[in-house]
Context: one part of a larger RNA
RNA sequence: UUGGGCGUAAAGUAUGCGUAGAUGGUGAAAUUAGUCACAGGUUUAAAAAUGGAGCUCAACUCCAUAACGCUUGUGAUACUGUUUUUACUAGAGGAUAGAAGAUGUUAGUGGAAUUUCAUAUGUAGCGGUGGAAUGCGUGGAUAUAUGAAGGAACACCAAUAGCGAAGGCGACUAACAAGUCCUACUCCUGACAUUGAGGCAUGAGAGCGCGGGGAGCAAAUCGGAUUAGAUACCCGAGUAGUCCGCGCCGUAAACGCUGGGUACUAGAUAUUGUCAGUUAAGAGAAAUGUCGUAGUUAACACGUUAAGUACCCCCGCCUGGGGAGUAUGCGCGCAAGCGUAAAACUC
Numbered sequence: 001u002u003g004g005g006c007g008u009a010a011a012g013u014a015u016g017c018g019u020a021g022a023u024g025g026u027g028a029a030a031u032u033a034g035u036c037a038c039a040g041g042u043u044u045a046a047a048a049a050u051g052g053a054g055c056u057c058a059a060c061u062c063c064a065u066a067a068c069g070c071u072u073g074u075g076a077u078a079c080u081g082u083u084u085u086u087a088c089u090a091g092a093g094g095a096u097a098g099a100a101g102a103u104g105u106u107a108g109u110g111g112a113a114u115u116u117c118a119u120a121u122g123u124a125g126c127g128g129u130g131g132a133a134u135g136c137g138u139g140g141a142u143a144u145a146u147g148a149a150g151g152a153a154c155a156c157c158a159a160u161a162g163c164g165a166a167g168g169c170g171a172c173u174a175a176c177a178a179g180u181c182c183u184a185c186u187c188c189u190g191a192c193a194u195u196g197a198g199g200c201a202u203g204a205g206a207g208c209g210c211g212g213g214g215a216g217c218a219a220a221u222c223g224g225a226u227u228a229g230a231u232a233c234c235c236g237a238g239u240a241g242u243c244c245g246c247g248c249c250g251u252a253a254a255c256g257c258u259g260g261g262u263a264c265u266a267g268a269u270a271u272u273g274u275c276a277g278u279u280a281a282g283a284g285a286a287a288u289g290u291c292g293u294a295g296u297u298a299a300c301a302c303g304u305u306a307a308g309u310a311c312c313c314c315c316g317c318c319u320g321g322g323g324a325g326u327a328u329g330c331g332c333g334c335a336a337g338c339g340u341a342a343a344a345c346u347c
Stems, first nucleotide, its partner, number of pairs: 004318003007300002012315001014202004021195003025088004029083003033080002035076008049065006091192001092189004096184003099180001103177007110154001115149007125136002162169002207248006216242002221237004259314003262310003267291006274284001295302002320347003329340004
């Protein structure tokens, strides 16, 4: 490679957009490249294949033939392709009207709470734990009241809910921007589609650079305990960081551990937006859950949101454990490191 696979055994890229490529709806026309048919040419022999023959059989030996490949000519036109041919509307997209949403960006505003500061009342404790101690407090703490400052996060609503490609998104208001769904007498374009190697963009947290900010929390660090020890778990402090702006990094159990698309294959029940209807039940398409039939699966389980069916279409990936996601080279990065990615050896 062939084959077989990728929810949990090795294996779905973190996610999207999209180039090449691959694949692709219906009717007609032209063409005849693929395809098919017929005929000719070509091929060292042996072996192998088919049909015969000869050694009593067989092995063995001999004879004949066919097939595949390449090539020339003639023909066929169903399928695929090709064409500056032509048409269609079932795929796809668009216009108009309506709806829902923690979708994004920017700006402003709000209340509760923590902390600190000021003032007042007030006096000996407070705090903390399994129990303590370190710590704070007569220079008046803790507690209570009033006021102020500042930063961060938004209780209830809240849900099996909603939105987003994923990461993710939750106080309120406004502006701007974007996506999705359903419905409609309808109308428009007319295959414009699917996937997508490279590529480009986005990408939690931590980390990095420059400049701000710093209430609470808190790696590191210090102290108190515990303990045989305690570089921990518990307690008291506490710096980076967490927050904002700009620029990097590019990784996660980035998980549904399940790539995307199309079609088909029992139902039951709940929820979200929508349409229609109304006394209500009910029906449709879209989305989110639970259970479950056929079927699938090694089992667990999956089961119209498939892990079913299709020898469907496209991409990615796997091939015993360790060595190793390492070395080396190359690319990227300020660095940390990331991406790509072996072998010897060993079981």

A computed fold for a 347-nucleotide part of an RNA from Aurelia coerulea, annotated as small-subunit ribosomal RNA, central domain.
It matches the Rfam family "Bacterial small subunit ribosomal RNA".
Lineage of the source: Eukaryota > Cnidaria > Semaeostomeae > Ulmaridae > Aurelia.
The full RNA is in RNAcentral, with records from SILVA.